Transfer RNA from Candidatus Peregrinibacteria bacterium GW2011_GWF2_38_29, 74 nucleotides, folded computationally. Model confidence (mean pLDDT): 81 of 100. It matches the Rfam family "tRNA". By type it is a transfer RNA.

[in-house]
RNA sequence: GGACGUUUAGCUCAGUUGGUUAGAGCGUCUCGUUUACACCGAGAAGGCCGAGGGUUCGAAUCCCCCAACGUCCA
Numbered sequence: 001g002g003a004c005g006u007u008u009a010g011c012u013c014a015g016u017u018g019g020u021u022a023g024a025g026c027g028u029c030u031c032g033u034u035u036a037c038a039c040c041g042a043g044a045a046g047g048c049c050g051a052g053g054g055u056u057c058g059a060a061u062c063c064c065c066c067a068a069c070g071u072c073c074a
Stems, first nucleotide, its partner, number of pairs: 001073007010026004019057001028044005050066001052064003
């Protein structure tokens, strides 16, 4: 330098051809339970989807460009 893949909650990841207000597990916090801790039950907080731009009535999803990480080729 070229090709391809990934980027979504603190972590690991869904989100199937664009369409309710973006979700799950773990973790964190609160309450209940317990003498207490753990387990368990109930609830809550936490995201403007890697940055920017475009298409569209409508974009995590399509297009352009940039960045980070990874694999392969040279």